[in-house]
């Protein structure tokens, strides 16, 4: 520099154009004498940043940022 690959709650990942989930972790609550498991229910996300397409974009297209890989 060029190719390919990724970025999505704290953290690890899904989600094949149509309400953005799971899992740990946090918080209540149940259950014990306490504690820890177990079970139940929240709280957290402007999907890496800016544009385009489209009735809709997390996904499709374009630049840029940052990150692994391989290549000279």
């Nucleotide at each position: 520099g060029c190719a390919u690959c990724g970025g999505u709650g704290g953290c690890g990942c899904a989600a094949a154009g149509g309400c953005a989930g799971c899992g740990c972790a946090c918080u209540g609550g149940u259950c014990u004498g306490a504690u820890a498991u177990g079970c139940c229910a929240g709280u957290g996300g402007u999907u890496g940043u800016a544009g385009g397409u489209u009735c809709g974009a997390g996904u499709c297209c374009u630049a840029c940022c940052c990150g692994a890989u391989g290549u000279a």
The RNA shown here (transfer RNA) has 72 nucleotides and comes from an Aggregatilineales bacterium.
It matches the Rfam family "tRNA". Rfam links the family to the GO term triplet codon-amino acid adaptor activity. It is annotated as a transfer RNA.
Its mean pLDDT, the model's own confidence on a scale to 100, is 82.